[in-house]
The RNA shown here (transfer RNA) has 72 nucleotides and comes from Blyttiomyces sp. JEL0837.
RNA sequence: GGACUCAUAGCUCAGUGGUAGAGCAACCGACUGCAGAUCGGUAGGGCGCCGUUUCAAUCACGGCUGGGUCCU
Numbered sequence: 001g002g003a004c005u006c007a008u009a010g011c012u013c014a015g016u017g018g019u020a021g022a023g024c025a026a027c028c029g030a031c032u033g034c035a036g037a038u039c040g041g042u043a044g045g046g047c048g049c050c051g052u053u054u055c056a057a058u059c060a061c062g063g064c065u066g067g068g069u070c071c072u
Base pairs, nucleotide, nucleotide: 001071002070003069004068005067006066007065010024011023012022013021018055026042027041028040029039030038048064049063050062051061052060
């Protein structure tokens, strides 16, 4: 220098055009002598950044930034 790939909740990931979900973690409650386990519930992100297309973009396209793999 080039190719591919990833970036979504505190963490691990799903969602691939119609204004975002799970598990774990956190908090509250039930249960318990207390705690744990178990069960129920609550909160938490507008999707790395800037543009383009579209009635509508996490999703399509371009660029940038950062991580990973490979080639030279």
Source information:
The sequence is in RNAcentral, with records from ENA.